[in-house]
């Protein structure tokens, strides 16, 4: 230089075009003497970026960043 898959919350991944969620970590309460565990709550997200298609995008579509992996 081609080719492919990936980018969603701090981490790790969900979501078949129709409200963006869990797990883990954070906050604040309960239970302990106390710590860990445990239970309840409660914050956290312009879904890499721009455009495009639709009523309606995370989610189809193009371009570009960026990461991996394969080929020469």
């Nucleotide at each position: 230089g081609c080719c492919a898959g990936c980018g969603u919350a701090g981490c790790u991944c969900a979501a078949u075009g129709g409200c963006a969620g869990a797990g883990c970590a954070g906050u604040u309460g309960c239970u302990u003497u106390g710590u860990a565990a445990g239970c309840a709550u409660c914050a956290g997200g312009u879904u890499g970026u721009c455009g495009g298609u639709u009523c309606a995008a995370a989610u189809c579509c193009g371009a570009c960043c960026g990461c991996u992996g394969g080929c020469u």
The RNA shown here (transfer RNA) has 72 nucleotides and comes from a Candidatus Nealsoniibacteriota bacterium. Its Rfam family is "tRNA". RNAcentral records the identical sequence in 2 taxa.